[in-house]
RNA sequence: GCCUAGGUAGCUCAGUGGUAGAGCAACUGCAUGGUAAGUAGUAGGUCGGGAGUUCGAUCCUCCCCCUAGGCU
Numbered sequence: 001g002c003c004u005a006g007g008u009a010g011c012u013c014a015g016u017g018g019u020a021g022a023g024c025a026a027c028u029g030c031a032u033g034g035u036a037a038g039u040a041g042u043a044g045g046u047c048g049g050g051a052g053u054u055c056g057a058u059c060c061u062c063c064c065c066c067u068a069g070g071c072u
Base pairs, nucleotide, nucleotide: 001071002070003069004068005067006066007065010024011023012022013021018055026042027041028040029039030038048064049063050062051061052060
């Protein structure tokens, strides 16, 4: 330099055009003499950055950045 896969909540990952979700973690309540387990709830996201297409983009196109693997 080229090719492939990926970047979404604190972590692990879904979601592939129509207002973004789960599990774990965090916080609050219940329960306990108390703690853990349990149970009910709450909060947490400019979806890596920019531009384009579209009525509408996490999703499609282009450029750039980062990560992993491969080729030379």